[in-house]
Molecule: Bacterial RNase P class A
Organism: Gemmatimonadota bacterium
RNA sequence: UCCCUCGGCCGGACGGUCGCGACGUGGUGGCAGGAUUACUGCAUCGAGGAAAGUCCGGGCUCCAUGGACAAGUUGCCAGGUAACGCCUGGGCACCUCGUAAGAGGUGACGGAUAGUGCCACAGAGAAUUAGACCGCCUUCGGAAACGGAGGUAAGGGUGAAAAGGUGGGGUAAGAGCCCACCGCGUUCGUGGCAACACGGACGGCACGGUAAACCCCAGCUGGAGCAAGGCCGAAUAGGCGGUGAGCAGCAGUCCUCUGCGAUCAAGACACCGCGGGUAGGCCGCUAGAGAGUACGGGCGACCGUACUCCGAGAGAAAUGACCGUCCGGAGCCGCAAGGCUCUGACAAAACCCGGCUUAUAGGCCGAGGGAUUCC
Numbered sequence: 001u002c003c004c005u006c007g008g009c010c011g012g013a014c015g016g017u018c019g020c021g022a023c024g025u026g027g028u029g030g031c032a033g034g035a036u037u038a039c040u041g042c043a044u045c046g047a048g049g050a051a052a053g054u055c056c057g058g059g060c061u062c063c064a065u066g067g068a069c070a071a072g073u074u075g076c077c078a079g080g081u082a083a084c085g086c087c088u089g090g091g092c093a094c095c096u097c098g099u100a101a102g103a104g105g106u107g108a109c110g111g112a113u114a115g116u117g118c119c120a121c122a123g124a125g126a127a128u129u130a131g132a133c134c135g136c137c138u139u140c141g142g143a144a145a146c147g148g149a150g151g152u153a154a155g156g157g158u159g160a161a162a163a164g165g166u167g168g169g170g171u172a173a174g175a176g177c178c179c180a181c182c183g184c185g186u187u188c189g190u191g192g193c194a195a196c197a198c199g200g201a202c203g204g205c206a207c208g209g210u211a212a213a214c215c216c217c218a219g220c221u222g223g224a225g226c227a228a229g230g231c232c233g234a235a236u237a238g239g240c241g242g243u244g245a246g247c248a249g250c251a252g253u254c255c256u257c258u259g260c261g262a263u264c265a266a267g268a269c270a271c272c273g274c275g276g277g278u279a280g281g282c283c284g285c286u287a288g289a290g291a292g293u294a295c296g297g298g299c300g301a302c303c304g305u306a307c308u309c310c311g312a313g314a315g316a317a318a319u320g321a322c323c324g325u326c327c328g329g330a331g332c333c334g335c336a337a338g339g340c341u342c343u344g345a346c347a348a349a350a351c352c353c354g355g356c357u358u359a360u361a362g363g364c365c366g367a368g369g370g371a372u373u374c375c
Base pairs, nucleotide, nucleotide: 001371002370003369004368005367006366007365008364009363010362012326013325014324015323016322017321018320020046021045022044024042025041026040027039028038029037048346052357053356055355056354057353058352059351060225061224062223063222071221072220073219074218075217076090077089078088079087080086091109092107093106094105095104096103097102110216111215115214116213117210118209119208133156134155135152136151137150138149139148140147141146164182165181166180167179168178169177183205184203185202186201187200188199189198190197191196229283230282231281232280239274240273241272242271243270244269249260250259251258290309291308292307293306294305295304296303297302327344328343329342330341331340332339333338
């Protein structure tokens, strides 16, 4: 100097003009005031690291709320957190680099001696006193080739997997048949909060794989969501009540019955009042598990204390365009200084937070590794 991996951060800057939205405050729309509305002046403010996917976990709100089962979900250990399927640290397994020590990455990582099921194809045999296809050994027949009977899981072959592995002894050939080491199981000790690690003794091996098959064990989970929910509330049309006027009939219509009504009803009419719903308006609504800095605690996630800072909160919804200077990128021209052209990723709030995942031009920083050059 360049490249790779991992982690963290930024994600154009400043100024101007016009436009859009919100809030505040003025003006005009006729001669007082209030409310509202239309236009308009001024001032302030106006997206993100993911605002996204809506995949997890919460806050908040309303409803529900006896228990168990069911259902869903999580799953090594410890810690962090409001909580989590997230994060941190550790353990274990696998992968990569390295001679090694070690470094980095990845992780559905509880249980297969609770039970049930499944193990394709190939293969002689696929799971319970396993399994003789080739081979090996013994024996019988045969001159031989070869054939029959039996033994054998060492060797070959099939397979993802063949019923412990390596070496030695042993044997007719073999075999945990016997022995050593490794593995496995039981048990004890040591270290560790634990997962787990290390070591000793015993056991000849009993226990193949699969739980991203059912299942078992343990933990967690009430439901719906800001169109939650609360308050106010028209016009019109219904409902209820009252008053007035007013008819002999009325109970929607037809039939039958029943009831009410000359003690003056009911309906229709006028006026007044009450009540529910709808439209609409207001609240919920943005200052919060908030951010930054310093100090302290912790390996870390994170926690504590002090100080400072914050100002979209509308509605189907504004946050844009252009110009100048600079910054960055790409291309072209030039010996060079430099010039010209194009360009600034992904994408955008809708109750709010914590995560995860996905998208992202370009750039910066750190750690580790590699290559090359110079000293």